[in-house]
RNA sequence: UGUCCCAUGGUGUAAAGGUAGCACAAGAGAUUUUGGUUCUCUCGGUUCAGGUUCGAAUCCUGGUGGGACAACCA
Numbered sequence: 001u002g003u004c005c006c007a008u009g010g011u012g013u014a015a016a017g018g019u020a021g022c023a024c025a026a027g028a029g030a031u032u033u034u035g036g037u038u039c040u041c042u043c044g045g046u047u048c049a050g051g052u053u054c055g056a057a058u059c060c061u062g063g064u065g066g067g068a069c070a071a072c073c074a
Stems, first nucleotide, its partner, number of pairs: 001070007010024004018054001026042005047063005
């Protein structure tokens, strides 16, 4: 330098154009003499800027960050 892949709550992971979900974590409550376990509820997310579309996490272009491979220099 080129090609390709990845980016979703605090963490991990789904959603292959049509209500962004699950688990853990956190907070509250129930149960318990207390704690733990168990149960219920709540909180909170699509990397950024454009484009296509009635509708975008998803498709297109570019940027940023990370990774893989190749090439170049020494």
Model confidence (mean pLDDT): 82 of 100. Predicted 3D model of a 74-nucleotide RNA (transfer RNA) from a Bacteroidales bacterium. It was read from a public genome assembly. The source organism's lineage runs through Bacteria, Pseudomonadati, Bacteroidota, Bacteroidia and Bacteroidales. Its Rfam family is "tRNA". Its family is annotated with triplet codon-amino acid adaptor activity in the Gene Ontology.